[in-house]
RNA sequence: CCAGAGGGCCGGGCGGCCGCCGGCAUUUCGCUUGCGAGGUGCGGGAGGAAAGUCCGGGCUCCAGCGAGGAACGGUGCCGGAUAACGUCCGGCGAAAGCGAUUUUAGGGAAAGUGCCACAGAAAAUAGUCCACCGCAUUUCGAUGCGGCCAGGUCGAAACGGUGCGGUAAGAGCGCACCGCGUUUCUGGUAACAGAAACGGCAUGGCAAACCCCACCGGGAGCAAAACCGAAUAGGGGCGGCAUAUGGCAUCCUCCUGCCAGUCGCCCGGGUUGGUUGCAUGAGCGGCGCAGCAAUGCUUCGCCUAGAUGAAUGGUCGCACAACGCCGUAAGGCGUGGACAGAACCCGGCUUAUAGACCCUCUGGCAUU
Numbered sequence: 001c002c003a004g005a006g007g008g009c010c011g012g013g014c015g016g017c018c019g020c021c022g023g024c025a026u027u028u029c030g031c032u033u034g035c036g037a038g039g040u041g042c043g044g045g046a047g048g049a050a051a052g053u054c055c056g057g058g059c060u061c062c063a064g065c066g067a068g069g070a071a072c073g074g075u076g077c078c079g080g081a082u083a084a085c086g087u088c089c090g091g092c093g094a095a096a097g098c099g100a101u102u103u104u105a106g107g108g109a110a111a112g113u114g115c116c117a118c119a120g121a122a123a124a125u126a127g128u129c130c131a132c133c134g135c136a137u138u139u140c141g142a143u144g145c146g147g148c149c150a151g152g153u154c155g156a157a158a159c160g161g162u163g164c165g166g167u168a169a170g171a172g173c174g175c176a177c178c179g180c181g182u183u184u185c186u187g188g189u190a191a192c193a194g195a196a197a198c199g200g201c202a203u204g205g206c207a208a209a210c211c212c213c214a215c216c217g218g219g220a221g222c223a224a225a226a227c228c229g230a231a232u233a234g235g236g237g238c239g240g241c242a243u244a245u246g247g248c249a250u251c252c253u254c255c256u257g258c259c260a261g262u263c264g265c266c267c268g269g270g271u272u273g274g275u276u277g278c279a280u281g282a283g284c285g286g287c288g289c290a291g292c293a294a295u296g297c298u299u300c301g302c303c304u305a306g307a308u309g310a311a312u313g314g315u316c317g318c319a320c321a322a323c324g325c326c327g328u329a330a331g332g333c334g335u336g337g338a339c340a341g342a343a344c345c346c347g348g349c350u351u352a353u354a355g356a357c358c359c360u361c362u363g364g365c366a367u368u
Base pairs, nucleotide, nucleotide: 001364002363003362004361005360006359007358008357010355013318014317015316016315017314018313020045021044023042024041025040026039027038028037029036030035031034047339051350052349054348055347056346057345058344059221060220061219062218063256064255066254067253068252069251070250072217073216074215075214076213077091078090079089080088081087092106093104094103095102096101107212108211112210113209114206115205116204129152130151132147133146134145135144136143137142160178161177162176163175164174165173179201180199181198182197183196184195185194186193187192225276226275227274228273235267236266237265238264239263240262241261245260246259247258248257283302284301285300286299288297289296290295322335323334324333325332326331
C1' cells in the first nucleotide's frame, strides 16, 4: 500500500431572534388565606434505538399468593455473571475459511408411537432390477432354478471405509489400518480430549413430529392502584354474636383466613374533575482493586424531560461533512442533513439508520 476480520464511540456543531411544556425565585391583582390569574428574571426540556411489545424483573391489585398434585406453557452442551432472563462472558463439540475469525434450539433415536416426497429393485424384521457365479434346458439369441450383495442404477440418505487374503462368484467370511461401540486409565470443576484393551459391527435419518428426562413458571396490568370531590343507587365505618351453607381470579385436595347473616352506635354534601402513583434509581460518570471476560467491590462527584386533545418547534447567519453539476487540476456553483420521536420505570433481544472518528488483529506485496 492492497484485500479482509473483530470491536468501541459519535450521530450534526456554534451563535442571534421569536414561540411551546413544566420548575424555582420575585412581584401585582383577586378572594375561600393558601390557592388562582397575570408580569419579570433564572436555569431545564427525546433516543441509540424513545420503535416492535418479543423475553426478564421492580411496582400495584386479585384473601395468604401458603403446601401438594394435574393440566398448560417455556428452556435444553459445560462452567460462570446477574435482581432475573430465552440475555451476556469464557470454554467444549460440529461446520465454513490459507488465516484473523464466523455460524450453531447442541439433552434422549437401545422406552414407545409415527414419518422419510420424487426417483429407484429396495427407504429399515431389508431386498434382488441389471450385472456376477453354479446347475439344467437351448433354436446359441436366451430362458428357468439357485447362490450372492462386492459392482451398476436411483436418491438428501442404500444396512461401516481402504487394502490383502479367501471364494464357483461373493460377503467382517478372516486379517491390518481407520471409523464405531464397551470397559479401564490419564488430564480437566465440567462439557470433553488423549491412550490402552476388548468387540466383527451389535437398530440409517427426523424429537423447530408426538413423546421421554431434567429444570423453570400463579393471573391481570399504570386505562394497575390509592386518595379527595360530584351524580345515580342505598350505602359506608366501628364493635358484639353466629361459623350451618355458599363464594374467594385454570382445575383438584389440604391449611390458615376473609366475605355474604343479624344486633347496637356513628356519618353526609355541591358539579363531569383533581391529586398521588411519576422521576433518588438493580441511576449516571471518574479513579483504584479483583477477574481472561461478562461483572463485582471500595471511594469521589453529579441530579439529568415529565406532557395528558399530549410541549421539545420555527427562522436567520457562520463554518464543516455528504451529494449533484462544471473544471486536467487548484477550485467554483447549487442542494442541504440518516433512522426516527418519550408517556410507570429498569435489564436485554430484534428491527431501522446518511455519515464521521478511533483501536486491535489476519493474509498478500514492496522496502529496510

A computed fold for a 368-nucleotide RNA from Sphingorhabdus sp., annotated as Bacterial RNase P class A. The organism belongs to Sphingorhabdus, within Bacteria. Of the family's consensus pairs, 95% are formed in the model. It is recorded under the gene name rnpB. RNAcentral holds the sequence, with entries from ENA.